[in-house]
RNA sequence: CUCCGAUAAAGGCACACCCGGGGAAACCCGGGGCCGCAAAGUCACGGGCCUAACCCCUCUGGGCCAUGGCCGCCGGGCUGCCGAA
Numbered sequence: 001c002u003c004c005g006a007u008a009a010a011g012g013c014a015c016a017c018c019c020g021g022g023g024a025a026a027c028c029c030g031g032g033g034c035c036g037c038a039a040a041g042u043c044a045c046g047g048g049c050c051u052a053a054c055c056c057c058u059c060u061g062g063g064c065c066a067u068g069g070c071c072g073c074c075g076g077g078c079u080g081c082c083g084a085a
Base pairs, nucleotide, nucleotide: 004083005082012037013036017032018031019030020029021028022027035072041078042077043076045075046074047073048070049069050068056063057062
């Protein structure tokens, strides 16, 4: 340095849910809360998934739709603590 990940050590993050806020929504932000996570750090690059507003169409019901979103869905890129077997 690389691979690997232990009943090790020091720590880290924070599911669901609740409160406040933003948003059309998905979802996001802050606080609380901790299901879990060795990258549950980061990046929308590939796949996948979620929402369906504007535009357009319309039989004034609706239809279509990502440019919106999810990295705690998978893969990949970049970075990182420790050091048993």
Model confidence (mean pLDDT): 88 of 100. c-di-GMP-I riboswitch aptamer from an Armatimonadota bacterium, 85 nucleotides, folded computationally. It matches the Rfam family "c-di-GMP-I riboswitch aptamer". Rfam links the family to the GO term cyclic-di-GMP binding. The model forms 95% of the base pairs in the Rfam consensus.